[in-house]
RNA sequence: ACUGAAAAAGGCAAACCCGUCGAAAGAUGGGGACGCAAAGUCACCGGUCUAAAGGAAGCGUUGCAGGAGCUUUCCAGGAUAGCGGGGCCGCCAGGC
Numbered sequence: 001a002c003u004g005a006a007a008a009a010g011g012c013a014a015a016c017c018c019g020u021c022g023a024a025a026g027a028u029g030g031g032g033a034c035g036c037a038a039a040g041u042c043a044c045c046g047g048u049c050u051a052a053a054g055g056a057a058g059c060g061u062u063g064c065a066g067g068a069g070c071u072u073u074c075c076a077g078g079a080u081a082g083c084g085g086g087g088c089c090g091c092c093a094g095g096c
Base pairs, nucleotide, nucleotide: 002094003093004092011036012035016031017030018029019028020027021026034082040088041087042086044085045084046083047080048079049078050077054075055074056072057071058070059069
């Protein structure tokens, strides 16, 4: 550096349930195991989800504009590393 067939030391923990946090997506602690050879770690790129406060657009109101209100989910923002790519680090074994 490559590989994960067998073996061993071990590790992680989906759905679901309960507590807490959050507007939500989701996170976190406990129980629980569908799975995982990086299901260790980092939101850099793409995807997906979310969209409260902020921006934008639309509706409506109005003589006009602004503001309040409502809608969209377009953007910022948030989440996901168990969606893919990439960066960093690492256990055991195998043959070279």